This is a predicted structure of a 71-nucleotide RNA (transfer RNA) from a Candidatus Aenigmatarchaeota archaeon. The RNAcentral record of the sequence draws on ENA.
RNA sequence: GCCAGAAUGGUGUAAGGGUAGCACAGGAGUCUGUGGAACUCCUGGAGCGGGUUCGAAUCCCGCUUCUGGCC
Numbered sequence: 001g002c003c004a005g006a007a008u009g010g011u012g013u014a015a016g017g018g019u020a021g022c023a024c025a026g027g028a029g030u031c032u033g034u035g036g037a038a039c040u041c042c043u044g045g046a047g048c049g050g051g052u053u054c055g056a057a058u059c060c061c062g063c064u065u066c067u068g069g070c071c
Stems, first nucleotide, its partner, number of pairs: 001070007010024004018054001026042005047063005
C1' cells in the first nucleotide's frame, strides 16, 4: 500500500428496517442470629460525519481505532 472483519451500559454478548434484550457488576428490598446464597425491583448503552427511508444498531458512502490476511 491492497483486501476482509469488528466497534452496542462499568464488563461480556444478542437483536431479519419498527419500544435495544440477556448475563455479570452496581444500588434498594425480602429472607437469615450475622454474612453468603437465593428471590424481587431499579440504575445505566449504539465510535464520528453524511446519505437512503415514514422509520436505521441494522442498508450505502467517508473517517477514526483495533484485529486478521496479502505484498

The prediction has a mean pLDDT of 83.